[in-house]
Molecule: c-di-GMP-I riboswitch aptamer
Organism: soil metagenome
RNA sequence: GACAAGGGCAAACCCUUCGUGAGAAGGGGGCGCAAAGCCACGGGACUCACACCCUGAGUUAGCCGGGUUGCCGAA
Numbered sequence: 001g002a003c004a005a006g007g008g009c010a011a012a013c014c015c016u017u018c019g020u021g022a023g024a025a026g027g028g029g030g031c032g033c034a035a036a037g038c039c040a041c042g043g044g045a046c047u048c049a050c051a052c053c054c055u056g057a058g059u060u061a062g063c064c065g066g067g068u069u070g071c072c073g074a075a
Base pairs, nucleotide, nucleotide: 001072008033009032013028014027015026016025017024018023031062037068038067039066041065042064043063044060045059046058047057048056049055
């Protein structure tokens, strides 16, 4: 970050499985993405437990920031 090239990933939804749940994995499917590769470090949102606050444990990286690795090589 290009009206480039080779490609890559894969939203919602559907099916199966796991999970108390948020959600995750596999298959189908494509909304989109220059890191929509990876990391729960900070913030946010969500779930569960605790009577509530507080707090703890979890989820979300395609919520934002940050860290780190990577393809191409025009301007």